[in-house]
Molecule: SAM riboswitch aptamer (S box leader)
Organism: Clostridia bacterium
RNA sequence: UUCUUAUCUAGAGCCGGUUAGGGCACUGGCCCCGCGAUCCGGCAGCAACCGGCCGUCCGGCGGCACGGUGCUAAGCCCAGCAGAGGAGGAGCGGCUCCUCUGAAGGAUGAGAC
Numbered sequence: 001u002u003c004u005u006a007u008c009u010a011g012a013g014c015c016g017g018u019u020a021g022g023g024c025a026c027u028g029g030c031c032c033c034g035c036g037a038u039c040c041g042g043c044a045g046c047a048a049c050c051g052g053c054c055g056u057c058c059g060g061c062g063g064c065a066c067g068g069u070g071c072u073a074a075g076c077c078c079a080g081c082a083g084a085g086g087a088g089g090a091g092c093g094g095c096u097c098c099u100c101u102g103a104a105g106g107a108u109g110a111g112a113c
Stems, first nucleotide, its partner, number of pairs: 002112007013043005021032003026080004044072003049068003052064005076105001081102008
C1' cells in the first nucleotide's frame, strides 16, 4: 500500500522556529491567515480505539489514564452519486431550494496478508 472491521454533529493550547499560503485529492462554495495561518519541535491538554490495572450483579458493564496510537477552527467545514419527504414554480413534468437516509470517497484505531 491492500483487505476486514469500529467510530467520525462532543472535547482540548501555550511557547519556540518557519514564512505565505492553508482547510486530504479534484470541482463549486464557505472559512482561517503577516494581530503569523500552515508545517516542525517542546511542554500541556482532550479523548478512551488497543494493551495494562481496579471494581463488579461477570455473554457483560463501570472506572483509572500507566503504556501504544490519535487528536487540540468550523458536522469528515458544506456539497458534488442515488433514494425519500417538503416548499416554490398557474396544473403535470423538466428546474431550484431545504431536510432526512444510503452509497462512494476520506481520516483514525484494531486485526490480517